[in-house]
RNA sequence: UCCUUAGUAGCUCAAUGGCAGAGUGGUCAACUAUUAGCUGACUGGUCGUAGGUUCAAAUCCUACUUAAGGAG
Numbered sequence: 001u002c003c004u005u006a007g008u009a010g011c012u013c014a015a016u017g018g019c020a021g022a023g024u025g026g027u028c029a030a031c032u033a034u035u036a037g038c039u040g041a042c043u044g045g046u047c048g049u050a051g052g053u054u055c056a057a058a059u060c061c062u063a064c065u066u067a068a069g070g071a072g
Base pairs, nucleotide, nucleotide: 001071002070003069004068005067006066007065010024011023012022013021018055025043026042027041028040029039031037048064049063050062051061052060
C1' cells in the first nucleotide's frame, strides 16, 4: 500500500429498508430468620464519524476512523 471481517445500552450480542430489542448489570418494591434466592416495576442508545440514495437508513452506496486477520 491492497484485500476481508467487525464497530448497536455499563458488558455479551440480536434486529427483512418501516416502533431500536434480548440476556446480563444498576435502582426500587414485595416475599422471609436471611446478606442469598425468586417475582414485579423502573432504569438504560447521537446504532464508530461525515456525506449520499430513498417517502423512510442500524440496514443500501462513498469517504474516513478504530480493532482483528490476510497478501506483498